[in-house]
Small-subunit ribosomal RNA, 5' domain from an uncultured bacterium, 544 nucleotides, folded computationally.
Model confidence (mean pLDDT): 85 of 100.
The full RNA is in RNAcentral, with records from ENA and SILVA.
It matches the Rfam family "Bacterial small subunit ribosomal RNA". Gene Ontology terms of the family: structural constituent of ribosome and ribosome.
Context: one part of a larger RNA
RNA sequence: GAGCGAACGCUGGCGGCGUACUUAACACAUGCAAGUCGAACGGGGAUCAUCGGUGUAGCAAUACAUCGGUGGUCCUAGUGGCGCACGGGUGAGUAACACGUGGGUAACCUACCCUCGAGUUCGGGAUACCCCCUCGAAAGGGGGGCUAAUACCGGAUACGUUCCUCGGGUCGACAGGUCUGGGGGGGAAAGGCGGCGCAAGCUGCCGCUCUUGGAGGGGCUCGCGGCCUAUCAGCUAGUUGGCGGGGUAACGGCCCACCAAGGCUAUGACGGGUAGCUGGUCUGAGAGGACGACCAGCCACACGGGGACUGAGACACGGCCCCGACUCCUACGGGAGGCAGCAGUGGGGAAUUUUCCGCAAUGGGCGAAAGCCUGACGGAGUGACGCCGCGUGUGGGACGAAGGCCUUCGGGUCGUAAACCACUGUCAGUGGGAAAGAAGGAUGUCGACGCUAAUACCGUCGGCAUCUGACGGUACCUGCAGAGGAAGCCCCGGCCAACUCUGUGCCAGCAGCCGCGGUAAGACAGAGGGGGCAAGCGUUGCUC
Numbered sequence: 001g002a003g004c005g006a007a008c009g010c011u012g013g014c015g016g017c018g019u020a021c022u023u024a025a026c027a028c029a030u031g032c033a034a035g036u037c038g039a040a041c042g043g044g045g046a047u048c049a050u051c052g053g054u055g056u057a058g059c060a061a062u063a064c065a066u067c068g069g070u071g072g073u074c075c076u077a078g079u080g081g082c083g084c085a086c087g088g089g090u091g092a093g094u095a096a097c098a099c100g101u102g103g104g105u106a107a108c109c110u111a112c113c114c115u116c117g118a119g120u121u122c123g124g125g126a127u128a129c130c131c132c133c134u135c136g137a138a139a140g141g142g143g144g145g146c147u148a149a150u151a152c153c154g155g156a157u158a159c160g161u162u163c164c165u166c167g168g169g170u171c172g173a174c175a176g177g178u179c180u181g182g183g184g185g186g187g188a189a190a191g192g193c194g195g196c197g198c199a200a201g202c203u204g205c206c207g208c209u210c211u212u213g214g215a216g217g218g219g220c221u222c223g224c225g226g227c228c229u230a231u232c233a234g235c236u237a238g239u240u241g242g243c244g245g246g247g248u249a250a251c252g253g254c255c256c257a258c259c260a261a262g263g264c265u266a267u268g269a270c271g272g273g274u275a276g277c278u279g280g281u282c283u284g285a286g287a288g289g290a291c292g293a294c295c296a297g298c299c300a301c302a303c304g305g306g307g308a309c310u311g312a313g314a315c316a317c318g319g320c321c322c323c324g325a326c327u328c329c330u331a332c333g334g335g336a337g338g339c340a341g342c343a344g345u346g347g348g349g350a351a352u353u354u355u356c357c358g359c360a361a362u363g364g365g366c367g368a369a370a371g372c373c374u375g376a377c378g379g380a381g382u383g384a385c386g387c388c389g390c391g392u393g394u395g396g397g398a399c400g401a402a403g404g405c406c407u408u409c410g411g412g413u414c415g416u417a418a419a420c421c422a423c424u425g426u427c428a429g430u431g432g433g434a435a436a437g438a439a440g441g442a443u444g445u446c447g448a449c450g451c452u453a454a455u456a457c458c459g460u461c462g463g464c465a466u467c468u469g470a471c472g473g474u475a476c477c478u479g480c481a482g483a484g485g486a487a488g489c490c491c492c493g494g495c496c497a498a499c500u501c502u503g504u505g506c507c508a509g510c511a512g513c514c515g516c517g518g519u520a521a522g523a524c525a526g527a528g529g530g531g532g533c534a535a536g537c538g539u540u541g542c543u544c
Stems, first nucleotide, its partner, number of pairs: 001544004006540005013390006019383002021348001026346003030343003035082003040079002043076015089301003099225007108218003113214002117210004121155004130145006161186011191206006227273003234264003239261004244256003276298004280291004303324005326337004354380001356379003362376001363374004393423004403414004427485001429480005437471001441467010488533005493514003499528005509516002
């Protein structure tokens, strides 16, 4: 000099964009943060329409009440499906194939999506909800009975596929890969909503099963690279390798039995300390050094430790089980909980925000869709924490007011500074107008094309109309008034830009270094004046 997720002191007008627990991975009250699908299924409720029965009133039509059937609309606890492995947080652990980079997988997986081909057949037994009985203070159970499915199970079929076997071509470091042919064995499935039709049936869309290839995602593995310490010099028994097996999506001592005695190490093994890694950030002419906040990629963790279940995917932050610590409820028998999600509280600390608004946009989950959910996200709020922009007025105005300070008493200086005159109107204030961010989607209607037996439905594309904004009556534009509401902080001995007076008297004090102060102190304190920066200015800490 530059920089910072800063803090502290004094001061503080406005706006934009960023950014904000670096400490206790300390403990957490409360609310919200992951649901959705009734077009998978049975049931329940509400309501409307219609049909029928009964009762009351009436001569009757009819009205009202009630029960039942059918149909429509809406809601839904349960079964079922998909999601909950994403998104969001944190940096504890980790010196490791964790990360970065470049390879390998002839040792592998992949739900949803796209794509190729083939299919979607016949049956069966349960169970939740519900009802009854029952245990418990509660949390929560137990028994009996009924029922449905895209839930579960069995059979059929098999273009691919898989296993065994018999060949051929080709590639290969001959372990095998790839293409192709024959025989044998194993293995699938589910329906829903529309249109036409009396029906049989035909047909559209969404699904389901087997299979090919892809895209994106992931597992495993290898070369190389990136901390300190030798006041750590030897380390190792599943240890190193083999054979056989188990296990996995998959190789492997990953695990197991047996056999052998190996393996690593001054090119630093083993131990100890520290640490998430990277793109990058800061600094520097560069080389380098330091760092890894925000944003992005990867990893790890979710009260501490361990374990598996489900699933395409987890050993799973807002799932389960066990142990432990802690907190809470209890009828003392037993139960409940996990903010390193968003806010917020206590605590720690020099120190770090609202228990806000909205799903309008972007993105995500579910759904045919309407839509629902979304503390992701979009916004607003707080903090000069940072960067950037703007303002606190402009022009005129005395051989120079008052006042302050200095003075050699002549004067000098603050100083065109003020007053005063003439203007301007940014920002703030107060009125008026007023966005972009909205595209998509839905509905109606019209048209074209595709599908089809079809001018139905359905799908694609296009035209028109209507509906959708948290921010917010905000940005922006404009009217009004009026210089009115808006300047401080540090420094002035040298380094280093800026000097005098008074007070003090080695005192009180200053200080980054050198050093100032003991009676004329440009170095202390105050004042006048000056210098520097400016909504900031200084100080401290840290990095180069």